[in-house]
Formats: sequence, C1' cells, structure tokens
RNA sequence: UUAUUGUAAAGCCAAACUGUUCGCAAGAAUAGGACGGAAAGCCACGGAUCUUGGCCCCUGCUUGUGCCAAGAGAGCCGGGUUGCAUCA
Repeated sequence: UUAUUGUAAAGCCAAACUGUUCGCAAGAAUAGGACGGAAAGCCACGGAUCUUGGCCCCUGCUUGUGCCAAGAGAGCCGGGUUGCAUCA
C1' cells in the first nucleotide's frame, strides 16, 4: 500500500424512554440512559419513507400508492468519500 476479517486489546458512537430548550410539524440540540453498531464518521447523489404548504393543471385516466415547492432523517437500502484494529 492492497485485500480479507471485526476474535482480542485500546478506545469510539448511542436506539427506546425521561428532563430541559428550539421548531407549525417531521425532527433537532443538550443531560441522563443502553437496544444495538466496524464506519451507527461525513455527503441528501439515486430509490424509499416522514413533515408542512399548495394544486386537481399536464395527454389520457386518476382525488390518489398523484403532482409541485420547502424541509426532515446518514441508526431504511444503494452510491460517494475519509478513517480504527487484528491476521495474512
């Protein structure tokens, strides 16, 4: 350096739930708390999901498993990128 693996060691992160604060909401921050995690580090690029507001217009059907806009989530699945340890 590359590939494999995540057994051990050293550490790391922290679901549900609870308190406080922020947000219309999805949700976020923080303090506890540990279900789990080898990228549960980072990036909303593709798909899916969730929230708020609007539309019924497109060519036909459709009031919906739809479309448009603005957001959320990286612990939904892919993709990109960086990185820890062991063995070879």
About this RNA: This is a predicted structure of an 88-nucleotide RNA (c-di-GMP-I riboswitch aptamer) from a Campylobacteraceae bacterium. Its mean pLDDT, the model's own confidence on a scale to 100, is 77. It was read from a public genome assembly, where an Rfam model found it. Taxonomically the source falls in Campylobacteraceae (Bacteria, Pseudomonadati, Epsilonproteobacteria, Campylobacterales).